[in-house]
Context: one part of a larger RNA
RNA sequence: GGCGCAUGGGGGAUACCUAGGCUCUCAGAGGCGAUGAAGGACGUGAUAAGCUGCGAAAAGCUACGGGGACAGGCACAUACUGGUUGAUCCGUAGAUAUCCGAAUGGGGCAACCCAGUACCAUGAAGUGGUAUUACCCUACGGGGGGCAAACGCGGGGAACUGAAACAUCUAAGUACCCGCAGGAGAAGAAAACAAUAGUGAUUCCGCAAGUAGUGGCGAGCGAACGCGGACAAGCCCAAACCAGCCUGGUUACGGCCAGACUGGGGUUGUAGGACUCACCUAGUGUUUAACAAUUGAACUGGAAUGGCAUGGGAAGGCCAAUCGAAGAGGGUGAGAAUCCCGUACAGGUAAGAGCGUUAAAUGAGUGAGUAUCCUGAGUAAGUGGGGACCGGAGAAAUCCCCUCUGAAUCCGGCGGCACCAUCCGCCAAGGCUAAAUACUCCUGAGAGACCGAUAGUGAACUAGUACCGUGAGGGAAAGGUGAAAAGUACCGCGAGCAGCGGGGUGAAAUAGAACUUGAAACCAUGCGCUU
Numbered sequence: 001g002g003c004g005c006a007u008g009g010g011g012g013a014u015a016c017c018u019a020g021g022c023u024c025u026c027a028g029a030g031g032c033g034a035u036g037a038a039g040g041a042c043g044u045g046a047u048a049a050g051c052u053g054c055g056a057a058a059a060g061c062u063a064c065g066g067g068g069a070c071a072g073g074c075a076c077a078u079a080c081u082g083g084u085u086g087a088u089c090c091g092u093a094g095a096u097a098u099c100c101g102a103a104u105g106g107g108g109c110a111a112c113c114c115a116g117u118a119c120c121a122u123g124a125a126g127u128g129g130u131a132u133u134a135c136c137c138u139a140c141g142g143g144g145g146g147c148a149a150a151c152g153c154g155g156g157g158a159a160c161u162g163a164a165a166c167a168u169c170u171a172a173g174u175a176c177c178c179g180c181a182g183g184a185g186a187a188g189a190a191a192a193c194a195a196u197a198g199u200g201a202u203u204c205c206g207c208a209a210g211u212a213g214u215g216g217c218g219a220g221c222g223a224a225c226g227c228g229g230a231c232a233a234g235c236c237c238a239a240a241c242c243a244g245c246c247u248g249g250u251u252a253c254g255g256c257c258a259g260a261c262u263g264g265g266g267u268u269g270u271a272g273g274a275c276u277c278a279c280c281u282a283g284u285g286u287u288u289a290a291c292a293a294u295u296g297a298a299c300u301g302g303a304a305u306g307g308c309a310u311g312g313g314a315a316g317g318c319c320a321a322u323c324g325a326a327g328a329g330g331g332u333g334a335g336a337a338u339c340c341c342g343u344a345c346a347g348g349u350a351a352g353a354g355c356g357u358u359a360a361a362u363g364a365g366u367g368a369g370u371a372u373c374c375u376g377a378g379u380a381a382g383u384g385g386g387g388a389c390c391g392g393a394g395a396a397a398u399c400c401c402c403u404c405u406g407a408a409u410c411c412g413g414c415g416g417c418a419c420c421a422u423c424c425g426c427c428a429a430g431g432c433u434a435a436a437u438a439c440u441c442c443u444g445a446g447a448g449a450c451c452g453a454u455a456g457u458g459a460a461c462u463a464g465u466a467c468c469g470u471g472a473g474g475g476a477a478a479g480g481u482g483a484a485a486a487g488u489a490c491c492g493c494g495a496g497c498a499g500c501g502g503g504g505u506g507a508a509a510u511a512g513a514a515c516u517u518g519a520a521a522c523c524a525u526g527c528g529c530u531u
Base pairs, nucleotide, nucleotide: 001530002529003528004527005526006525007524008523009522015516016480017479020451021450022448023447024446025445026444027443028442029440030439031147032146039100040099041098042055043054044053046078050074051073061094062093063092064091065090066089070082071081072080105114106113107112115133116132117131118130119129120128121127135144136143137142151182152180153179154178155177156176162169166216192199193198203230204229205228206227207226213221214220234432235431236430237376241264242263243262244261246259247258248257249256250255269410271375272374273373274372275369276368277367278366279365285362286361287360288359289358290357291356294353295352299347300346301345305320306319307318308317321338322337323327329341330340331339381405382404384402385401386400387399388398391417412427413426414425415424416423467474468473487515490502491501492500493499
C1' cells in the first nucleotide's frame, strides 16, 4: 500500500407522515368604486424585528344575538391586567377608518408640497381646526370616471408554421391591441326553410358528415336540408285616422292651410289597419307596494362498555356486553360505533331571500262593407371596388361596407343559387324579449386507480419573500425532538455563554434541539490476511 471484517465520522437518499397543492362534482355568489375601490405607504402592542389584525376611537370601540370559563393573535417567557355583575371567542348590524391611489382645490419625483372660500379658536398679523373647491354628461332628480380570473359582443389584426421550396392558399379572423356589457352575453318571433309533402322565432347538444361542395382540385378547408334531444314565449313602435296644444302663413275675420309636440288609435301577408255600419264586454297576464307560509348566521340537543393479561402507554389480544334513523371522518401515549370532537336525526332565530294573498296602475275582442287612405326612401336594387358565407370570381345566388346611380307603393314588393316563365313561400328598409348555452377571481359541502417535500402551485416554512437586474422582468432554498418539555437540577474537566465526562428525565438521548428513519460517495480507528 491492497483486500476483508468490525466500530465510528460524514452525508441526507430511502421509508413513514402531512400542515400544502392538483383535478373535479353539487350548491351559492357573480361584482367592488366619489358614502373614495382594488392595491399600497406609514403607524398601531407593557416589552414588538417579521407575519396577522386594526387606523390617531389604531391585535381594537358600540348594540343585539349565541356561548359559558378562562383570556390578553402567530408566540410556548416575565410583568401587569380582564372575566360567572358573563370576559376571551363566534354571528349580525353599526362607529372610527391617517396618507397615497380613479384621486377629484392647485402642484408633484405616489404615500409629499402649496392654496382659495365659509365658520371657529379669536381679536389685527400669524398659526391651527372643521367643511368645501377637478373634469364630462344631464329630462337638474342624478349619472360617469377606476379596478377585477375566465366567459360574451364589437372595432382593428400578424407572423412563425404547413404546403416536405414558395407567391394564391394555410396558420387564422388565431395570438395580440382597443371599445363596451352582463351574471351571463350574443341571437331571436320569417321579405325563413322546403318542394307538389310540409315545417313554423332564437340558442345549445347528438346524427346527417368529413357527406354536398370548395381547393396552385395541392396542402387543406368544409356546410345545409332533414331527424333525435335540451328549453320553450311571445311582444311593442312608425304610419293612416281622431283630439288637444303651440308656431308660422293666409283671410272676405267665419275660417282655411302647413309644421312641431302630446294623447288616443294601430301593428299584419289565409294580408292587416284606418274609415263606415252593427255587436260585445273580460279585466285570467305584467309591473309596483304591503302582508306573509317557507327558507335563512352564530348556535343547541344528540344512543351505546366493562374486565383480564402484555406493554411506557391499549383503541390491538382474550372474555363477556350495549347502541344504531348514528359502523362518515378526525383525535386520544399502538388499530375505538359505545373515551373526546362529531355523525344520523331533530331544533333555532336576526339581516336577507321569498311560492302565495291583497291593493294600485296597465294590457283585450267579433262580424259585414272594400270607394278612399296607410303599412318604415336616398331605402331596395344596379355599376365599380372590397368583405362574409361550404363557395379562392366562378354560370355565382344570398348577406355586409364604400362608390356612383337609383325604384315600386297592394292591380305592390322580396325570395326559392346566373337569368326567364309557371308555381310555392314570405312582407325588408324601426325596436324589445326569459329558458335551454359559456365561464370561475371568490364562498360552502364533498370526491379522487391525483402528488407526498428534487413530487404537488414558483410558494406545506416571514414566498412572488430573500436575492439578481437601471428597468421591463427574472426568481430560489428552506417541513418532521418527544405521548408529554418531562428541553438535562447538581458535580467535574476546560480560558470559556465552546465542547466533553458523570448524574438526572424519558419506553428510547446513537430521540439532546446541527434533534424520526439515517443508504451511497468520502474519511478514520482497531483486528486479520497479504505485497